[in-house]
Molecule: small-subunit ribosomal RNA
Organism: uncultured bacterium
RNA sequence: UUAGAGUUUGAUCCUGGCUCAGGAUGAACGCUAGCGGCAGGCUUAACACAUGCAAGUCGAGGGGCAGCAUAAACAUUGCUUGCAAUGUUAGAUGGCGACCGGCGCACGGGUGCGUAACGCGUAUGUAACCUACCUUAAACAGGGGCAUAACACUGAGAAAUUGGUACUAAUUCCCCAUAACACCUGAAGGGGCAUCCUUUUUGGUUGAAAGUUCCGGCGGUUUAAGAUGGACAUGCGUUGUAUUAGCUAGUUGGUGGGGUAACGGCUCACCAAGGCGACGAUACAUAGGGGGACUGAGAGGUUAACCCCCCACAUUGGUACUGAGACACGGACCAAACUCCUACGGGAGGCAGCAGUGAGGAAUAUUGGUCAAUGGACGCAAGUCUGAACCAGCCAUGCCGCGUGCAGGAAGACGGCUCUAUGAGUUGUAAACUGCUUUUGUAUGAGGGUAAACCUAGGUACGUGUACCUAGCUGAAAGUAUCAUACGAAUAAGGAUCGGCUAACUCCGUGCCAGCAGCCGCGGUAAUACGGAGGAUCCAAGCGUUAUCCGGAUUUAUUGGGUUUAAAGGGUGCGUAGGCGGUUUUAUAAGUUAGAGGUUAAAUGUCAGUGCUUAACAUUGGCCUGCCUCUAAUACUGUAUGACUAGAGAUUAGAUGCGGUAGGCGGAAUGUAUGGUGUAGCGGUGAAAUGCGUAGAGAUCAUACAGAACACCGAUUGCGAAGGCAGCUUACCAAACUAAAUCUGACGUUGAGGCACGAAAGCGUGGGUAGCAAACAGGAUUAGAUACCCUGGUAGUCCACGCAGUAAACGAUGAUAGCUCGUUGUCGGCGAUACACAGUCGGUGACUUAGAGAAAUCGAUAAGCUAUCCACCUGGGGAGUACGUUCGCAAGAAUGAAACUCAAAGGAAUUGACGGGGGCCCGCACAAGCGGAGGAACAUGUGGUUUAAUUCGAUGAUACGCGAGGAACCUUACCCGGGCUUGACAUCCCUUUGACCGCUCCUUAAUCGGAGCUUUCCUUCGGGACAGAGGAGACAGGUGGUGCAUGGUUGUCGUCAGCUCGUGUCGUGAGAUGUUGGGUUAAGUCCCGCAACGAGCGCAACCCCUAUCUUUAGUAGCCAGCAUUUCGGAUGGGCACUCUAGAGAGACUGCCAGGGAUAACCUGGAGGAAGGUGGGGAUGACGUCAAAUCAUCAUGCCCCUUAUGACCAGGGCUGCACACGUGCUACAAUGGCGUAAACAAAGGGAAGCAACCACGUGAGUGUGAGCAAAUCUCAAAAAUAACGUCUCAGUUCGGAUUGUAGUCUGCAACUCGACUACAUGAAGCUGGAAUCGCUAGUAAUCGCGAAUCAGAAUGUCGCGGUGAAUACGUUCCCGGGUCUUGCACACACCGCCCGUCAAG
Repeated sequence: UUAGAGUUUGAUCCUGGCUCAGGAUGAACGCUAGCGGCAGGCUUAACACAUGCAAGUCGAGGGGCAGCAUAAACAUUGCUUGCAAUGUUAGAUGGCGACCGGCGCACGGGUGCGUAACGCGUAUGUAACCUACCUUAAACAGGGGCAUAACACUGAGAAAUUGGUACUAAUUCCCCAUAACACCUGAAGGGGCAUCCUUUUUGGUUGAAAGUUCCGGCGGUUUAAGAUGGACAUGCGUUGUAUUAGCUAGUUGGUGGGGUAACGGCUCACCAAGGCGACGAUACAUAGGGGGACUGAGAGGUUAACCCCCCACAUUGGUACUGAGACACGGACCAAACUCCUACGGGAGGCAGCAGUGAGGAAUAUUGGUCAAUGGACGCAAGUCUGAACCAGCCAUGCCGCGUGCAGGAAGACGGCUCUAUGAGUUGUAAACUGCUUUUGUAUGAGGGUAAACCUAGGUACGUGUACCUAGCUGAAAGUAUCAUACGAAUAAGGAUCGGCUAACUCCGUGCCAGCAGCCGCGGUAAUACGGAGGAUCCAAGCGUUAUCCGGAUUUAUUGGGUUUAAAGGGUGCGUAGGCGGUUUUAUAAGUUAGAGGUUAAAUGUCAGUGCUUAACAUUGGCCUGCCUCUAAUACUGUAUGACUAGAGAUUAGAUGCGGUAGGCGGAAUGUAUGGUGUAGCGGUGAAAUGCGUAGAGAUCAUACAGAACACCGAUUGCGAAGGCAGCUUACCAAACUAAAUCUGACGUUGAGGCACGAAAGCGUGGGUAGCAAACAGGAUUAGAUACCCUGGUAGUCCACGCAGUAAACGAUGAUAGCUCGUUGUCGGCGAUACACAGUCGGUGACUUAGAGAAAUCGAUAAGCUAUCCACCUGGGGAGUACGUUCGCAAGAAUGAAACUCAAAGGAAUUGACGGGGGCCCGCACAAGCGGAGGAACAUGUGGUUUAAUUCGAUGAUACGCGAGGAACCUUACCCGGGCUUGACAUCCCUUUGACCGCUCCUUAAUCGGAGCUUUCCUUCGGGACAGAGGAGACAGGUGGUGCAUGGUUGUCGUCAGCUCGUGUCGUGAGAUGUUGGGUUAAGUCCCGCAACGAGCGCAACCCCUAUCUUUAGUAGCCAGCAUUUCGGAUGGGCACUCUAGAGAGACUGCCAGGGAUAACCUGGAGGAAGGUGGGGAUGACGUCAAAUCAUCAUGCCCCUUAUGACCAGGGCUGCACACGUGCUACAAUGGCGUAAACAAAGGGAAGCAACCACGUGAGUGUGAGCAAAUCUCAAAAAUAACGUCUCAGUUCGGAUUGUAGUCUGCAACUCGACUACAUGAAGCUGGAAUCGCUAGUAAUCGCGAAUCAGAAUGUCGCGGUGAAUACGUUCCCGGGUCUUGCACACACCGCCCGUCAAG
């Protein structure tokens, strides 16, 4: 000392990218801004620069003296009469412009162009070197000479500048002398590291000096040493690209000369032919390097601002001079570009010094003060110079610190915002108010330290000089830091965010618009995601955004990743370099380990302290992984050496195989040719056609020829490095294996480059060509069919020799070695010999333990545990593409990017859904039947159209005789017109009236409006109850919108058999198991089995109706027997029967037989009214369809309020070219019509049903008994049966339509009712494609009733009568259930998705 999150999916695990939270910055931008301290401030154009300054100094080197000052002399002027001013003279003095000379200018300051280099860093070396000033030591300084600048005179030129003549000095220059420790040579000694170094000594050669002075010195010369600074050389380290692989002639080395401070091809002559390079030369691109800085747990990554060290550069390029030092930022020369001056002849310049200007740019400051301090140059010094430096100014650019108050204070104020709204919550102790404090601010005053030196004066030791002491002098910043006093909360808060990540939520506006966004994403009328507001959160004089770096990212993995399927094992082998390597002896000490020493500049960092009030900041001391040297150790690695046999190889013997190459041989099949037999087709397909065939096919027989491939054996077999290899046989070649344990003695392994092999297709040359067959042709299929199918057919397939070098070249799994449970096959050997065997070696398969893995799976033939080496990967697409290069005859192969774009792409597994996948099963699903509808007319609904309106909704199955179980007015929601506005309806308040109701009249289309008549109760006399009218406002009202905001209700899958849970178990997990399996059932019904055991909602049962019986009861029902009778159960009587309606019984696979597993259950039978859920009904699991309904009702939000509310009259919902659905009636003889007969059930009835009687052809009318109903009534049942008629026709079928006349209901039948009579008599003669219902009292057919309703059914809901046919069966269509399989689908196949074309 190591933190994660979001995002691929319906969900899961993994792989993998993208994004975020952190820190940092020489930053910039937006909004905002009180103060101070400490830092920092052109990252871009090494772009161009106006102006000023940035390097001078020394008179104690010199000649001098222009200017200044002092003193002197002279002259003039003024006058105050001894002063002032001016001028002149003389360098006399202080000093000093210019000049000669010395030192400095090579430092300091700036910048990062160049440079991939001994440039830098680090460690060494110089026995191959230099070093002014400084220090130490030794010695010396004798004599002489020639010039020159200034100055003067005189020229040239616009200027810069410069020529000539003459004079002169020096610490300028030169000559002579002297000297060796300098140099050369010889000898001896010592040492070392190869060249060599050093000590002593002999001889020889050359070369020195400057003065000044106050006499102390200062300065000069030579030599040696030191210090400092440099120079050179070497080891190691130091960016990217191999789509840069070869580079090099002074190149590499030698000898000799030259040159340098010095080594050296540094240079030259000659000689040799070397030198560098896959351990990356050369080339290209980029770049100053380091200490350090940022980040990180670290290893690392990034960076090179500020500060320090080194290097390089000074407009660009080159060159040298001077000097100790330069190839010189503010020196010189040359060339170039640019700018400026010019008299056009010629000249001048270099801010990458400090300020400053322009330009560029997102962007970076003052043309400031001072030498007071520190430092530098010169000087003896005073001092001068110093844009180095110290300070100040500007900038929130950063870091640090302080403040903008503190305490009390609830009527929880006003205001704002929100809500369930008389009120509550929140803003919020926040404010007001009271008290306190005064940092900061303003004012006034005081004010330390940075200062100690030098120097001056004095003193002490003494020796006029050094050392020390005392006093004095010197402050830019700055009257600053700091302190004191007064005043007064007074002068001081913003920014971003609030969907998740990520701390913080509501309202309004907007309505896929405007906009937001780091990623996921938000916005289409209830947005916590946009904009505003209130509130909240986080930071705070700052806050956000953008850019960049590190982190998170173990996402380049040394620490610390992978490669079966996610990206990734080379197609295979041989083998070079390289890497790694068995047992053992001895030596060595390179690696390694330990100790010591040197170095690792300072700063930074860190630890312990210290100083600024604290902190930042500053400062003292310690530590700091590298490199070098020395010493020691010797286990391991290396090196050397000797030995060994377990690796490897060899030998002998045995045996194996579709191993390879070359040659020979064989039969079957196919095709062709010839001949024979023989006749009409053959062939081909889902079906056909093209094709072949009477010129004789196909078929068949015989003979011949050709080429290619090798049936059976044959296999989960064998061999090979891989590709691959199959008839038989011969020759040659190679290999693994076994046994023996004879030989060699680590000879091994892997393997970048390299070499070789390498399916099919393809290419070249030459052969060959039977069959097959790209291309091509024709025929089909099809919307098309450049395909699939068919008929033909060329390259090719075959052989020889070359090329090519790729494949899903796959076990999608590199090679080698070792280790790690078992079971079971098989191939080749050995052992054994016995058809036995738990032996052994090598191969090849299956299952499995541990372990591994994301899982699937792998599992001694590893994907386990280890070791070595090679190859390869780093999100998807672009793309294995482009360019370049190499190879190739070509095709192409190999190598192999980027721009741009997306937030995923992907792997394995899970649950569903789906499949023109599979298995099993069910359903009027098909099939088998019966009857319809689709054609006609009409009824009704819908669409469309029309309209002032044709109100609205439903609209695949699951809308369409549906909401509506009944639109003439009403209904009514629609349209037109008229009138109302607290309202037609509810509550509250005030005033007024006494009624209200009712009646009459006027007006009107009617409502509305106006007029008149009539008319209460209680009382404590205040008033109250009730009702009407009028008024004000709260409100009423809305069939207005949203069924995609909702409740409730409903449809459908589907009365299908399913849907789940608890605990346990399995799986990392989603999930699985249970619920699967074997049987069985109508059923997840039951039985058996089973890591499951149980349970719930569904199924079934319980409920109702119906079928049988018993019992109880007997009116209004019934009548067997008895009696009466008007002959009617009418009456008595009875309750036996029918019936009614209460209670019970009954049916349970209970019994028998067989099957089945001794089960569940199935089949058959008996009995029984009924038999295997007896028949029917009610009953609808979890869920699906944003299914339907805001117009039944309720309801959120939005909208209307003299109208989208309410009233009235009229109209419309009924309109009609047409299309569709559902029905009715028919088309006729199984029928129509007529006559006269029979048998129901279930219902209704008082604003009702209505008998009987009368009238009417009839609908009906008149009258009205009876009945609130087992009593009366509607009420006649009809099909049916009997008789008669019609005789196959648009009819005696059919009844539409129309005319006339009526009935009924109702204020009212015109739009727009039903019915009746007479007359009229349309279409229609059984219905195309396609389609619907039904499995038994069912279909079909026949009538009856009811609800709604004044009236108005062919609809709807019920009732009974008559009463069938068929089901072999599950192949197919549709729907469903279950198991399994595939999947790139999950909005779930009406999915996903590819290509072309067109438009933008």